[in-house]
Context: one part of a larger RNA
RNA sequence: UGACGGGGGCCCGCACAAGCAGCGGAGCGUGUGGCUUAAUUCGAUCAACGCGAAGAACCUUACCAAGGCUUGACAUGUCAGAAGUAGCGAACCGAAAGGCAAGCGACCCGUUAAGUCGGGAGCUGUCACAGGUGCUGCAUGGCUGUCGUCAGCUCGUGCCGUGAGGUGUUGGGUUAAGUCCUAUAACGAGCGCAACCCCUAUCGCUAGUUGUUUUUUCUAGCGAGACUGCCCCGCAAAACGGGGGGGAAGGUGGGGAUGACGUCAAGUCAGCACGGCCCUUAUGCCUUGGGCUGCACACACGCUACAAUGGGUGGUACAAUGGGCAGCAAUAGACCGAUCUGGAGCUAAUCCUUAAAGCCAUCCUCAGUUCGGAUUGCAGGCUGAAACUCGCCUGCAUGAAGUCGGAGUUGCUAGUAACCGCAUAUCAUCAUGGUGCGGUGAAUACGUUCCCGGGCCUUGUACA
Numbered sequence: 001u002g003a004c005g006g007g008g009g010c011c012c013g014c015a016c017a018a019g020c021a022g023c024g025g026a027g028c029g030u031g032u033g034g035c036u037u038a039a040u041u042c043g044a045u046c047a048a049c050g051c052g053a054a055g056a057a058c059c060u061u062a063c064c065a066a067g068g069c070u071u072g073a074c075a076u077g078u079c080a081g082a083a084g085u086a087g088c089g090a091a092c093c094g095a096a097a098g099g100c101a102a103g104c105g106a107c108c109c110g111u112u113a114a115g116u117c118g119g120g121a122g123c124u125g126u127c128a129c130a131g132g133u134g135c136u137g138c139a140u141g142g143c144u145g146u147c148g149u150c151a152g153c154u155c156g157u158g159c160c161g162u163g164a165g166g167u168g169u170u171g172g173g174u175u176a177a178g179u180c181c182u183a184u185a186a187c188g189a190g191c192g193c194a195a196c197c198c199c200u201a202u203c204g205c206u207a208g209u210u211g212u213u214u215u216u217u218c219u220a221g222c223g224a225g226a227c228u229g230c231c232c233c234g235c236a237a238a239a240c241g242g243g244g245g246g247g248a249a250g251g252u253g254g255g256g257a258u259g260a261c262g263u264c265a266a267g268u269c270a271g272c273a274c275g276g277c278c279c280u281u282a283u284g285c286c287u288u289g290g291g292c293u294g295c296a297c298a299c300a301c302g303c304u305a306c307a308a309u310g311g312g313u314g315g316u317a318c319a320a321u322g323g324g325c326a327g328c329a330a331u332a333g334a335c336c337g338a339u340c341u342g343g344a345g346c347u348a349a350u351c352c353u354u355a356a357a358g359c360c361a362u363c364c365u366c367a368g369u370u371c372g373g374a375u376u377g378c379a380g381g382c383u384g385a386a387a388c389u390c391g392c393c394u395g396c397a398u399g400a401a402g403u404c405g406g407a408g409u410u411g412c413u414a415g416u417a418a419c420c421g422c423a424u425a426u427c428a429u430c431a432u433g434g435u436g437c438g439g440u441g442a443a444u445a446c447g448u449u450c451c452c453g454g455g456c457c458u459u460g461u462a463c464a
Base pairs, nucleotide, nucleotide: 001464002463003461004460005459007458008457009456010455011454012453013452015448016447019412020411021410022409023408026304027303028302029301030300031299032298033297034295035294042052043051063290064289065288066287067286068285069284072129076128077127079125080124081123087104088103092099093098107120108119109118110117131279132278134277135276136275140273141272142268143267144266145264147262152191153190154189155188156187157186158167159166160165170183171182172181173180197256198255199254200253202224203223204222205221206220207219208218227250230244231243232242233241234240306405310364311363312362313361314360315359316358323352324351327346328345332341333340334339371402376397377396378395379394380393381392382391418440419439420438421437422436423435424434
């Protein structure tokens, strides 16, 4: 000087407390461990576990089995060669890849009587080499997580100390903040904080069709507006705090983006790049089939429930984001239904485009039920060469556990939690996940003793 203390003081944070909804019990979905396996590819373990993966039937795919190729699926170059060459390719072997191949049959430049000759491109052979999701994240770049959006981390000159170092950065106040004020052997400065950026809440002006029907909603361009600016009180005539006026909005208005010096030899050689090492008729490449989906079990995150604030049926109302031409698809017809036929309209404020909770009516009356929907059987549909391993959807039948969950534990302070649906990326098909969008819309916060994490000052130390 740090680090640490079941030392002290001060102060923050959904950290506790006060509340609301959960998880932990059940069934199922997904991920992980373990076990199994020919293989169940690999990585991630506080800060991994609906994570890389914004979508494993084939492909993807890296794994396994079997079959094949060896200058190679791909690049550049050297030398040599063939000329009915490149390309297409019947027949035969084969699961395919591949092997073997009759036949058909080009291009560019110059040249010739002429595919005649030379060159290019392409092909065959040879040699250099290609190739490797093989190893090392403890050789690395780049990117990322984490403490933590915590308020810190430093420098120049000066001063103090023999020196390590200190001072500044401490004290008194104050703040979300090393934010500001004030005191001060310090005076200044930098990276952070804040502001500048984007969205949103109000108003004005301008413009506009596809919206409305004669004024505006909306859209999008420019501007106004909030600064403790005004008043009162407190404080040190400070910073600032408390209250008020006006205002759509008030003291950072609400969100987002933005992550200091550093820590963890943190993560990633499988996104990419790259040093070294290793493989080179194989650790490379191609193909078919299988596996990544296995199942005694354990954990993590979700979905659905256990019902009457509910379930079923009928009627009826109100959104926003976003996407659409190999696309979105209305009306109509067929069908119990999934779905099929058909195609108006839409290159989109025009069409797809009726949201669901809600409201109204009615049945059910406390039961393993008209709760719950797992599981299983049968019959169909869709996508796709192909749904057996291994997809999704529909109808009929079946009707499991479950009657609110131990210890423990998670999220959340307002248009938030909770509940409700909608859209979208990926995508042939496949969403209970991800990312967005709107609708309905709470409770509670006395407070800082305690648990967890953190900041500043101070103290002890046999630790570095």